[in-house]
Glycine riboswitch aptamer from Sulfuriferula multivorans, 102 nucleotides, folded computationally. Its mean pLDDT, the model's own confidence on a scale to 100, is 77. Lineage of the source: Bacteria > Betaproteobacteria > Nitrosomonadales > Sulfuricellaceae > Sulfuriferula. Of the family's consensus pairs, 90% are formed in the model. The sequence was found by an Rfam model in a public genome assembly.
RNA sequence: ACGUUCCCUACUGGAGAGAGGCCAUUUUCAAAGUGGCCCACCGAAGGAGCAAACCUGCAUCGCCAGGUGAAUCUCUCAGGUAAAGUGGACAGCAGGGGCAGC
Numbered sequence: 001a002c003g004u005u006c007c008c009u010a011c012u013g014g015a016g017a018g019a020g021g022c023c024a025u026u027u028u029c030a031a032a033g034u035g036g037c038c039c040a041c042c043g044a045a046g047g048a049g050c051a052a053a054c055c056u057g058c059a060u061c062g063c064c065a066g067g068u069g070a071a072u073c074u075c076u077c078a079g080g081u082a083a084a085g086u087g088g089a090c091a092g093c094a095g096g097g098g099c100a101g102c
Stems, first nucleotide, its partner, number of pairs: 002101001006097004011092003018039001020038007040081003046077001047075003053068005058062001
């Protein structure tokens, strides 16, 4: 000085699923918002689980027991389910940082 992986910031794109029912509240009334309860659904904040493989143990060698072990898979705790808004895994461009290595 560079530095794939990795981290941060900004911008851009970004799906799915009930404008559900009842009660209360705000309101002239309604709609909408908010809170509570009930049912139905979604998976892409977060969270949880696991395959192969590897390691260890038993001394029964079996795919036995335990550990490490991925996700956009599975679960649905959390979150979410008209538009708008918010959130959004992930991706792109830019800037900054920086392990190993050189």